[in-house]
Context: one part of a larger RNA
Molecule: large-subunit ribosomal RNA, domain II
Organism: archaeon
RNA sequence: GCCAGGGAGUUUUUUCACGUGGCGAGGCUAAUUGUAUUUUACAAGUAACCAAAGCGAGAGCAAGUAUGAAAAUGCGAUAGUCACGUGGAUAAGACCUGAAGCCAGAUGAUCUAUAUAUGAGCAAGCUGAAGUCUUUCGAAAGGAGGAUGGAGGGCUGAACCGGUGUUAUGGACAUGUACUCGGAUGACUUGUGUAUAGGGGUGAAAAGCCUAUCUAAUCUGGCGAUGGCUGGUUCCUGCUGAAAUAUGCCUACGUAUAGUCUUGUGUAGUUUGUUAGCGGCGUAAAGGACGGAUAGAAUUUGCAGGGGCAAAUGCUUACGGAAUUCUUUCCAACUCAGAAUCUGUUAACUGCUCAUCACAAGAAUCAGGGGCGGUAUGUAAGAUACCGUACCGAGAGGGGAACAACCCAGACCAAAGUUAAGGUCCCAAAAUUAUGUUAAGUGUAUCAAAAGGCGUCUUGAACCUGAGACACUGGGGAUGUAAGCCCAGAAGCAGCUAUCAUUUAAAGAAAGCGUAACAGCUCACCUAUUGAGGUUCAGGGCCCUGAAAAUGGACGGGGCUAAACAUAAUACCGAUACUUUGGAAGUAUUUUAGACAAAAUAUUUUGGUAAGCAGGCGUGGUUUCUGCGCAGAAGCGUUUCCGGGAGGAAGCGUGGAGCGGUAACCAAUGAGAAUCCUGGU
Numbered sequence: 001g002c003c004a005g006g007g008a009g010u011u012u013u014u015u016c017a018c019g020u021g022g023c024g025a026g027g028c029u030a031a032u033u034g035u036a037u038u039u040u041a042c043a044a045g046u047a048a049c050c051a052a053a054g055c056g057a058g059a060g061c062a063a064g065u066a067u068g069a070a071a072a073u074g075c076g077a078u079a080g081u082c083a084c085g086u087g088g089a090u091a092a093g094a095c096c097u098g099a100a101g102c103c104a105g106a107u108g109a110u111c112u113a114u115a116u117a118u119g120a121g122c123a124a125g126c127u128g129a130a131g132u133c134u135u136u137c138g139a140a141a142g143g144a145g146g147a148u149g150g151a152g153g154g155c156u157g158a159a160c161c162g163g164u165g166u167u168a169u170g171g172a173c174a175u176g177u178a179c180u181c182g183g184a185u186g187a188c189u190u191g192u193g194u195a196u197a198g199g200g201g202u203g204a205a206a207a208g209c210c211u212a213u214c215u216a217a218u219c220u221g222g223c224g225a226u227g228g229c230u231g232g233u234u235c236c237u238g239c240u241g242a243a244a245u246a247u248g249c250c251u252a253c254g255u256a257u258a259g260u261c262u263u264g265u266g267u268a269g270u271u272u273g274u275u276a277g278c279g280g281c282g283u284a285a286a287g288g289a290c291g292g293a294u295a296g297a298a299u300u301u302g303c304a305g306g307g308g309c310a311a312a313u314g315c316u317u318a319c320g321g322a323a324u325u326c327u328u329u330c331c332a333a334c335u336c337a338g339a340a341u342c343u344g345u346u347a348a349c350u351g352c353u354c355a356u357c358a359c360a361a362g363a364a365u366c367a368g369g370g371g372c373g374g375u376a377u378g379u380a381a382g383a384u385a386c387c388g389u390a391c392c393g394a395g396a397g398g399g400g401a402a403c404a405a406c407c408c409a410g411a412c413c414a415a416a417g418u419u420a421a422g423g424u425c426c427c428a429a430a431a432u433u434a435u436g437u438u439a440a441g442u443g444u445a446u447c448a449a450a451a452g453g454c455g456u457c458u459u460g461a462a463c464c465u466g467a468g469a470c471a472c473u474g475g476g477g478a479u480g481u482a483a484g485c486c487c488a489g490a491a492g493c494a495g496c497u498a499u500c501a502u503u504u505a506a507a508g509a510a511a512g513c514g515u516a517a518c519a520g521c522u523c524a525c526c527u528a529u530u531g532a533g534g535u536u537c538a539g540g541g542c543c544c545u546g547a548a549a550a551u552g553g554a555c556g557g558g559g560c561u562a563a564a565c566a567u568a569a570u571a572c573c574g575a576u577a578c579u580u581u582g583g584a585a586g587u588a589u590u591u592u593a594g595a596c597a598a599a600a601u602a603u604u605u606u607g608g609u610a611a612g613c614a615g616g617c618g619u620g621g622u623u624u625c626u627g628c629g630c631a632g633a634a635g636c637g638u639u640u641c642c643g644g645g646a647g648g649a650a651g652c653g654u655g656g657a658g659c660g661g662u663a664a665c666c667a668a669u670g671a672g673a674a675u676c677c678u679g680g681u
Stems, first nucleotide, its partner, number of pairs: 001681006011092002014089010026050002032044005054061002064075004095232002098229001102222006113196009122186001124156003127152001131148007160183003165179002168177002198214001200210003235616006245258005259365002261362006269352002273349008286335002291331003295327007303320001305319001306317004368392002371389007397408003412583007422573003425558003431570001433568005443560002451545003455542010473528004478502003483497003508523001511522003584606002586603007617670001619667005625661004635654008
C1' cells in the first nucleotide's frame, strides 16, 4: 500500500413548535397498593400540576381593570390537557478522535551530578628548581664556574581518560568506524559500598544532569480535563436554495441580532418590465458668465521696493509692483449652461398568481474572488479600501492549445435537424474565396515608448523643366591683388577691419581640405555633353532600428510569402443553445363512488455547494397471520430479467441445514477516507 472486520447525533431531565390520537370546561395521574398467567398486564390511588379571569407597583376592583379632570389610551374578556412521534433549545462527556498542560499519591542516584568511606592504576624518554660539595673573584654585600641533587596542576609519548576537524563514512536494531587531534603525577583516572528526590536534588553554570525521558523525572489516579482549533461523520430519490454584508462584543479563522435561504399557517391583491405625463440632480463632457491658477503682448500709472541723475519733500526708469484690454492654457474644494444613466409620482399596457406581506419553526453564512465602469492612496503591483454591475463561488456544455470567473450558452431523458461564439492548408469538422498591402518569417501571439529611417505603397501642395530641368562626365573657375592691418611669416582660408572694382558665358577680397609661409586639391558660379521628367514640403498605410536573462525551443505543432495584414461578399463547419418528435418527474386545477389511485388540462417547472423540507430502499430483533427446505435452506460464484434509484427476483453451479413473505413495533441499523483501531498479506 491493499483486503477483511470494527468505527461517530445516543440516553435521561425540563421546555418550545408541529403532526397523530384520547378525553374535553376540563385534562392527567406520581409515589404507593392490590390481583393475576409476575422483566408484564389489569385495577385502585386526583396529593401535586396545567387550564378554566383579568388588570394594577399596591391597597384593590373585576369582564373588566390601570392611568387621566376629561377626551381617550394600554393590557384583557372560555379551549384546554395527557400520551406518542418528529425538529430545536436546556443540563449532563452529549456526534467521534486528538493536546500541550494543572493537581494528588507513589517509584527511582545499577545511567549521570556532587559528596563520602575503602581500595586500585599511570611503558619509556627529556628537562634539570631549591639544597649540598667544591673551584674562584671580592674588604664586604654578594657574584661566576664545575659537580651532586631530583622539584614541577614542567616537556615528548603508550596504557588509560577524552572527543578538535573531516558537515569523511555508517546508521531498522537508538551516536558507531576511520584518519586527525587534547590530557596523560594530577583541580588525574578508576572498582566497590554509602548519601542527597521532583518546585526537590546535584551543578568549576551548559537551564547541564537526575535510568535512551528534563525550562520541572517516571508511574498511577482526578479524566471521557478542556480545546471558539485540525481531521472524520456510513443508503436512495424528489422540491426549494443561500452567504462571505451591517451593528455589538478582551471582538478580529468565534459569536449574538438584522439581512439573505427553507418549511408551515393565514392573507387579497400586487407591479419585475415597457411607454407616456409631471418632476428630482449638478456628475461626464464642456465652458464665452463668477472664483482661483496660467503663458505672451499692448496700454495706463512713479507707485511699496530697487537702479540712475543727484542731494531737490525732485526728475527719470528696457528692474519691479498695480490696473485695464487682447490672445493662451487649466480647475476635487469654479459653474452661465448641462447630458446619458439613475430615480419620485400618476396612468395605461404587460406580468404574477399564493407572488407580496404577516406570524411561527428550522437553518447556513460573518476569510470571498477575478472581469468591466468608477473613486481614494500609491512610482507601481496578480496592490489596498470603497461604490455599481453581471459572473465564479454553488455552473456542466462549445470556443480561447492547455487555463474558477474572457466570449457563446444556463445541462430532466432519448433521437433528428438548425445555429452561436469561434473557425474552414495538414494534425482536425468546414473556402487552398476576391481585391490591395507587407519581404521584415514582420506576422500567423495577450509584449512595448520617446526618438529616428534616401525601406516601400499611397494622398496633396509648391517650384524647376524641349528657351533642355535633375544627376554623372569634360572644360573654365580669372584680373587690380600677396585687399588693408597685424605678424618672424599671414599670399582667399591664425586673428581684426572692409568686402570694392574690372574682364566676362561665369568666377566669393572666398564654403571646405592643405602649407612654416607659398604651392596644391575641391566648392559656389558658368559652359559643353546627354534628352525627360526632377526637386522640396506636408500627411496616411504597412515595414525597419530603438528591443537585454540566464540548458536548446517554441505561432499549440507541422509549416506558411499566404495558410500574414486590410477591406468585401457568399457558402460551409461548429454546443447539453434553438426547433421537431416521443417519454419521465414536479406543481396547480378539475373530474371519477373510494381516491396512499386513475384520467384530463395548464406550465416562462425539472444546473446546483452550505442549508431546509418531503417520500422511500435495505440490515438485526419482537409480535400477528402465512409459507419454503436433504426431491437441497443460508452463504458463495455466475447468467438473465424487473425498477427512476437505494434495491428486488429467477436459472445454473457450489454448499450441506436451516430460511423467508405480510402487517405493526423496537434499534449498539447502512463505511472509502478520521497520519482511524485490530488482524491478514